RNA sequence: GGGCCCUUAGCUCAGUUGGUAGAGCGUUCGGCUCUUAACCGAAAGGUCAGGGGUUCAAAUCCCCUAGGGCUCA
Numbered sequence: 001g002g003g004c005c006c007u008u009a010g011c012u013c014a015g016u017u018g019g020u021a022g023a024g025c026g027u028u029c030g031g032c033u034c035u036u037a038a039c040c041g042a043a044a045g046g047u048c049a050g051g052g053g054u055u056c057a058a059a060u061c062c063c064c065u066a067g068g069g070c071u072c073a
Base pairs, nucleotide, nucleotide: 001072002071003070004069005068006067007066010025011024012023013022019056027043028042029041030040031039049065050064051063052062053061
């Protein structure tokens, strides 16, 4: 330098033929319990890596950039 893949909540990841962003764990609060753990319920937490484009509508499609991984030379 060429090719391919990944980037979504604090962490691990879903989200598939474009249509209001989710789960588990964690955190906080409450219930239960003599107390803790466990268990049950609720809540907070996201410019979907950044920018641009297409579209009535983009995490999703297209282009560029950044970071990471694999590979070829």